Notes
This is a predicted structure of a 320-nucleotide RNA (Bacterial RNase P class A) from Limnohabitans sp. T6-20. It matches the Rfam family "Bacterial RNase P class A". By type it is a ribozyme. Rfam describes the family as follows. Ribonuclease P (RNase P) is a ubiquitous endoribonuclease, found in archaea, bacteria and eukarya as well as chloroplasts and mitochondria. The prediction has a mean pLDDT of 78.
RNA sequence: GAAGCUCGCCAGACCGCCGCUGGUGCAAUCUCCGAAAGGAGGCACUGGAGGAACGUCCGGACUGCACAGGACAGCGCAGGAGGUAAUACCUCUCCACCGUGAGGUGAGGAUCAGAGCAACAGAGACGAGCCGAUUCAGUUCGGGUGAAACGGGCAAUCUCUGCGCGCAGCAAUACCAAGUAGGCCAGCGUUGAUGUGGUUCCGCAGAGUUGGCGGGUAGGUAGCAUCGAGCCGGGUGGGCAACCCCCGGCCCAGAGUAAUGGCGGUCACGCAGCGGGCAACCGCUGUGCACAGAAUCCGGCUUAUCGGCGAGCUUCACAC
Numbered sequence: 001g002a003a004g005c006u007c008g009c010c011a012g013a014c015c016g017c018c019g020c021u022g023g024u025g026c027a028a029u030c031u032c033c034g035a036a037a038g039g040a041g042g043c044a045c046u047g048g049a050g051g052a053a054c055g056u057c058c059g060g061a062c063u064g065c066a067c068a069g070g071a072c073a074g075c076g077c078a079g080g081a082g083g084u085a086a087u088a089c090c091u092c093u094c095c096a097c098c099g100u101g102a103g104g105u106g107a108g109g110a111u112c113a114g115a116g117c118a119a120c121a122g123a124g125a126c127g128a129g130c131c132g133a134u135u136c137a138g139u140u141c142g143g144g145u146g147a148a149a150c151g152g153g154c155a156a157u158c159u160c161u162g163c164g165c166g167c168a169g170c171a172a173u174a175c176c177a178a179g180u181a182g183g184c185c186a187g188c189g190u191u192g193a194u195g196u197g198g199u200u201c202c203g204c205a206g207a208g209u210u211g212g213c214g215g216g217u218a219g220g221u222a223g224c225a226u227c228g229a230g231c232c233g234g235g236u237g238g239g240c241a242a243c244c245c246c247c248g249g250c251c252c253a254g255a256g257u258a259a260u261g262g263c264g265g266u267c268a269c270g271c272a273g274c275g276g277g278c279a280a281c282c283g284c285u286g287u288g289c290a291c292a293g294a295a296u297c298c299g300g301c302u303u304a305u306c307g308g309c310g311a312g313c314u315u316c317a318c319a320c
Base pairs, nucleotide, nucleotide: 001316002315003314004313005312006311007310008309009308010307012267013266014265015264016263017262018261020048021047022046023045024044025043026042030041031040032039033038050291055301057300058299059298060297061296062169063168064167065166074165075164076163077162078161079093080092081091082090083089094108095106096105097104098103109160110159114158115157116154117153127150130143131142132141133140173222174221175220176219179217183213184212185211186210187209188208194205195204196203197202198201230250231249232248233247234246235245237244238243269288270287271286272285273284274283275282276281
């Protein structure tokens, strides 16, 4: 210098104006919506997408139901050891394969329990036999093919072994709670309650009517995002590592038609063109800036992604 391998990081920055949305404080305890429950409205300060928020593929938290304990069935996992709340994830390591190498991949328990399967070729493919030669004797030798010819293979076929899993999921679930219909209790009612037309008593209709209670639905609130498997920094702490421990600091999005945006400017970066310069490069103009948008939360994995940065290592070439 070229070509690679592994790991990590960024995902434009700043300013102005106009908005959207969460929180906190203040204020009339006022106004509006609603039967209520509850919600909305002002001002100030302040928070407001990602490395994958994707997928919803694994694992957990949480909630309800079920549950003495254990097993069967079903589903999943599979070298060994460790990490973790847990895992199918991660780390280290053994083995196998791929690569010159750094490294990468692994569908790596068991075929002395049982069953099943084997394209093409081949006489014959899982049952042992068949063909040729040979021998006293299935006694001995050989057999084109094929991955495999009688001794084996495949468990990513069933199966066996070991281990894990109760079932459902935030549309979980808990609380508040109309209208209508229906239910229960009590009072009064064909000996006329009750409603109604005239008005002091007479008609008409008439089997209900009055009050209370409770469940469910619409609707509302919580779950739900200030204390966590949390984030950041440090450690001549432990461990090969994953990870754990200690110290200090911080509080960091959140709705339920679903906020996280729009416009303008300056700078940065990439590409193209033009101009200048021997060149490195500089200036101007245009254009571009990926994949993608939280929805109960968290840990993983997979997939998508313009462009760029850093660290360690490998191979080859050259120079000393």